This is a predicted structure of a 122-nucleotide RNA (SAM riboswitch aptamer (S box leader)). Of the family's consensus pairs, 97% are formed in the model. It was read from a public genome assembly, where an Rfam model found it.
[in-house]
RNA sequence: AUGUUAUCAAGAAAGGCGGAGGGAUUAGACCCUAUGAAGCCUUAGCAACCCUUUACUUGUAAAGAAGGUGCUAAAUUCUACUUAAGUUCUAAAAAUAAUUUAGAGUUUUAGAUAGAUAACCU
Numbered sequence: 001a002u003g004u005u006a007u008c009a010a011g012a013a014a015g016g017c018g019g020a021g022g023g024a025u026u027a028g029a030c031c032c033u034a035u036g037a038a039g040c041c042u043u044a045g046c047a048a049c050c051c052u053u054u055a056c057u058u059g060u061a062a063a064g065a066a067g068g069u070g071c072u073a074a075a076u077u078c079u080a081c082u083u084a085a086g087u088u089c090u091a092a093a094a095a096u097a098a099u100u101u102a103g104a105g106u107u108u109u110a111g112a113u114a115g116a117u118a119a120c121c122u
Base pairs, nucleotide, nucleotide: 001122003120004119005118006117007116008115013043014042015041016040017039021032022031023030026080027079028078029077044072045071046070049068050067051064052063053062054061055060056059076114081111082110084108085107086106087105088104089103090102091101092100093099
């Protein structure tokens, strides 16, 4: 680096150095930031992927946190693509209404793509 599987609305920050950007990428929106961004270091914490222990129905459950990672603003900050449903508007059919069809907007659900993290494989 490629691939596979799982998870991603919960949770958890102080200090030092640093000195202007940051929130992955493209676009838009929104937000954080000199009351100090990114980055690095220390300490603390969260969580429980790997891990440890126990139980049994042997792949599940419960408990734990020494170690390897990870994480500690906002849902992966939100939207973008597809599907379904609701709703609003416009146009056409019809004498009106109901209804049907098409288009546009909007809300919600599900999914896809992309990304992040872990474990494993090459």